[in-house]
Parts: sequence; C1' cells; structure tokens
RNA sequence: UUAAAAGGAGGUGAUGGAGUUCACCUUUAACCGCCUUAAUGGCUGAUAACUCCUACAAAUUU
Repeated sequence: UUAAAAGGAGGUGAUGGAGUUCACCUUUAACCGCCUUAAUGGCUGAUAACUCCUACAAAUUU
C1' cells in the first nucleotide's frame, strides 16, 4: 500500500424537533412520494410506526 474477515461505529427510511420501537445500508450502498402528458396538469402527508411539540391548511367557539 492492497485484499479479506470480525468487531465497533456510522448513515438512511418524500419538508422541522424530541422520546420509544422497527426496518434497511456499509460509501459502486440504503434513500431521493404518487397519477397523467408531446408539452403539462393534478393529489396525499411535517411519522417507517406510535406519542408530544412547532410550522402550514380546514372547520367551529370565545
């Protein structure tokens, strides 16, 4: 310096934060929403799941 293995660790899960749980990936990776179209236009959701907070949207009451 190169290669392999093990361990440890790290990263990711369509827009923010925290806790818990789950899943995936090992840097050539996991991941980067859906429908339609020549062009384009339209739709859901701050979660992978649950709870809380914040932002946004709708309705009602004061």
Molecule: Fluoride riboswitch aptamer (crcB RNA motif)
Organism: Nitrospinota bacterium